[in-house]
Molecule: transfer RNA
Organism: Squamulea sp. 1 TL-2023
RNA sequence: GCUUUCGUGGCUUAAUGGUAAAGCGCAUCACUAGUAAUGAUGAGAUUCCAGGUUCGAUUCCUGGCGGAAGCA
Numbered sequence: 001g002c003u004u005u006c007g008u009g010g011c012u013u014a015a016u017g018g019u020a021a022a023g024c025g026c027a028u029c030a031c032u033a034g035u036a037a038u039g040a041u042g043a044g045a046u047u048c049c050a051g052g053u054u055c056g057a058u059u060c061c062u063g064g065c066g067g068a069a070g071c072a
Base pairs, nucleotide, nucleotide: 001071002070003069004068005067006066007065010024011023012022013021018055026042027041028040029039030038048064049063050062051061052060
């Protein structure tokens, strides 16, 4: 330099065009003599950035940025 692939709460991952979900973690409450465990409730995302297509984009297209792999 070229090609492919990935980028979504603090972390790990879902969501194949129609109000972004789950586990762990975090906070509060219950339970306990107390802690852990368990149960209930809650907060937390401009879905990497800028455009395009569309009535509607996490999703499709283009460019950029960053990570990984391959080729040279």